Context: one part of a larger RNA
C1' cells in the first nucleotide's frame, strides 16, 4: 500500500422482490462420469468443463485396438546411376503389395548439357496428433462494457508512501460541475463505424402499376408510366435545442411539457482499459528442451469412437378441450443454387421415381401450399381419436459399401406420462412465450448451432434479505 471481516455508510446489477416460462419426474436425442472393453483416441472439470474443441465418426476423418506389410522411408533438400511419365491386361492377396505381360521415347537446348516425373542406390536427414501451456510466441474464457487503472512535474512524509483519483452535488459512466497543494496528461467512458426507425433529392432494370391504352378462363402478361413500393448512392434529422419547475447555487443537473417519426445514450450491434486466475490451448498453428529412429515413423483392411447394472448436464416431444383430427381459406422475412437448384406432366397411399422447361439468379427455379391464425364439422374428459417410445413386416435414397452404425416410407405394434419433492434457471417489450423458415458443414445423416420472420404478454411497491460488483471509512494474529 493491498486483501480480508457473519464492521460501517453510499450505489449498481433479472441479485432479490413482482410477475411469466420452464428445469428436476416420463419417453427418446445429445454431452460427461463411471463401468466394460482388444480398443471404446485425445482434450475441456464450480461459476468461466459436460448439444464443449467437433460448422455434422458407416469406409475416409481417425488420432485408439487387432492382423498384414514397409524402413531415406506417405512429404523436403542435396548426390550417383537408369529410364519419359501416366496406363492397360493376368495372376495371387481382405487391401496395401507383389509377380509376370503388353503400350509407349515428354519439354527446351548454343548438340556438350538441362528440366519436370518415375525406378534403384549411398547417406546426411525426413517423420512423430510423442512428453512438458508450470520453459513458451500467437489466441480465447473470466472478472465486465464493472468504471476504473496508470503517469508527469509540484507540493508533503525519515521512509514505504500520500496527495491528484478524496470533499459537495450529479451521471449508465474518474460523465459533468463546485470546492481543494495541486496543476497538467495518458490508456479506458462517451463519440466517431455498421444497422434500424422518419423525410428529401439522385437514378428507374430484373424491383413497382396510381393514371391512359391493348389482351387474357386468370395473373404487370403486353405497349407505356417513375407516381407510390423498394432498391442504393447522396443528404436532413435530436442537440437537454425549446418553455416550465425543482435542488446550500445565476453551476452541473434532474422533474414535467412543446413541437417531432424518433427524446434525453432513440432500439440493436462491432468495440473489451490496467491487470486477475502458473485459468485453457504443444491435438488449428509456430516454438525452446526432452524422448523415439526396422518403430512412438509410415501404409492397407477389419474392429473401434456407436458398449450399458447405473449418476448428472443441456435439449426435443408430451401428459390434452386455450386440445387432437378432417376440409376450405389468408398473410413473411433472412438466406442457397450448376458435379446445383430443379418447374409443368406422368406413376405411386408415401417417402421418391421417369421427364426434364428456365436458371451463374431484384427476372426465372428451388425449398415454397409458410405455420400458428381465421371458417365450419367431429370427438366429450376416457391412459382416449391424448401421448408416440418401443418392436415386426414391405419399402425409398444417398453411397464402392447402411451387419456392427444412416436417414426416410407406409402398414401394424401403441410403452411410459394425467404437470413433477428438495431444489433450480432465464427473462423488463417488439422483451418472454409461442409458430414456422433459411443457412453453414455435408455423398448421405440435427431435437444442436447461427440467422431470419409471424402472432404477441404479465410484472417492478421497492432495496430489509441473497448473490456479485464500485467507491468511501475502520478493525486487523494476514501479504
Nucleotide at each position: 500500500u493491498g486483501a480480508c471481516g457473519g464492521g460501517g455508510g453510499c450505489c449498481c446489477g433479472c441479485a432479490c422482490a413482482a410477475g411469466c416460462g420452464g428445469c428436476g419426474g416420463a419417453g427418446c436425442a445429445u454431452g460427461u462420469g463411471g463401468u466394460u472393453u482388444a480398443a471404446u483416441u485425445c482434450g475441456a472439470a464450480g461459476c468461466a468443463a459436460c448439444g464443449c474443441g467437433a460448422a455434422g465418426a458407416a469406409c475416409c476423418u481417425u488420432a485408439c485396438c487387432g492382423g498384414g506389410a514397409u524402413u531415406u522411408g506417405a512429404c523436403a533438400u542435396c548426390c550417383c546411376c537408369u529410364g519419359c511419365u501416366a496406363g492397360u491386361c493376368u495372376g495371387u492377396g481382405a487391401a496395401a503389395g507383389c509377380a509376370g505381360a503388353u503400350a509407349u521415347u515428354c519439354c527446351c537446348u548454343u548438340c556438350g548439357g538441362g528440366g519436370a516425373c518415375a525406378g534403384g542406390g549411398a547417406g546426411a536427414c525426413a517423420g512423430g496428433u510423442g512428453g512438458u501451456g508450470c520453459a513458451u510466441g500467437g489466441c480465447u474464457g473470466u472478472c465486465g462494457u464493472c468504471a476504473g487503472c496508470u503517469c508527469g512535474u509540484g507540493u508533503c512524509g525519515u521512509g514505504a508512501g500520500a496527495u491528484g483519483u478524496u470533499g459537495g452535488g450529479u451521471u449508465a459512466a474518474g460523465u459533468c460541475c463546485c470546492g481543494c497543494a495541486a496543476c497538467g496528461a495518458g490508456c479506458g467512458c462517451a463519440a466517431c463505424c455498421c444497422u434500424u426507425a422518419u423525410c428529401c433529392u439522385u437514378a428507374g432494370u430484373u424491383g413497382c402499376c396510381a393514371g391512359c391504352a391493348u389482351g387474357u378462363a386468370g395473373u404487370g402478361a403486353u405497349g407505356g408510366g417513375g407516381a407510390c413500393u423498394c432498391u442504393a448512392a447522396g443528404g436532413a434529422g435530436a442537440c437537454u435545442g425549446c418553455c416550465a419547475g425543482u435542488c446550500a447555487a445565476a453551476a452541473a443537473a434532474c422533474u414535467g411539457g412543446a413541437g417531432g417519426a424518433a427524446g434525453g445514450u432513440g432500439g440493436g450491434g462491432a468495440u473489451g482499459a490496467c491487470g486477475u486466475c502458473a485459468a485453457g490451448u504443444c491435438a488449428u498453428c509456430a516454438u525452446g528442451c526432452c524422448c523415439u529412429u526396422u518403430a512412438u515413423g509410415u501404409u492397407c483392411c477389419g474392429g473401434g469412437c456407436u458398449a450399458c447394472a447405473c449418476a448428472c448436464g443441456u435439449g426435443c416431444u408430451a401428459c390434452a378441450a386455450u386440445g387432437g383430427a378432417c376440409u376450405g381459406u389468408a398473410c413473411a422475412a433472412c438466406g442457397g443454387g450448376u458435379g446445383g437448384c430443379g418447374a409443368c406432366g406422368g406413376a405411386g397411399u408415401g417417402a421418391u421415381c421417369c421427364u426434364g422447361a428456365g436458371c451463374u439468379a431484384a427476372u426465372c427455379c428451388u425449398a415454397a401450399u409458410a405455420a400458428a391464425g381465421c371458417a365450419g364439422u367431429u370427438c366429450u374428459c376416457a391412459g382416449u381419436u391424448c401421448g408416440g417410445a418401443u418392436u415386426g413386416c414391405a419399402g425409398g435414397c444417398u453411397g464402392c459399401a447402411a451387419c456392427u452404425c444412416g436417414c426416410c416410407u407406409g402398414c401394424a405394434u401403441g410403452a411410459a406420462g394425467c404437470u413433477g419433492g428438495a431444489g433450480u434457471c432465464g427473462c423488463u417489450a417488439g422483451u418472454a412465450a409461442u409458430c414456422g423458415c433459411g443457412a453453414a458443414u455435408c455423398a448421405g445423416a440435427a431435437u444442436g448451432u447461427c440467422g431470419c420472420g409471424g402472432u404477441g404478454a404479465a410484472u417492478a411497491c421497492g432495496u430489509u434479505c441473497c448473490c456479485g460488483g464500485g467507491c468511501c471509512u475502520u478493525g486487523u494474529a494476514c501479504a
RNAcentral holds the full RNA, with entries from ENA, Greengenes and SILVA. Predicted 3D model of a 479-nucleotide part of an RNA (small-subunit ribosomal RNA, 3' major domain) from an uncultured Bacillota bacterium.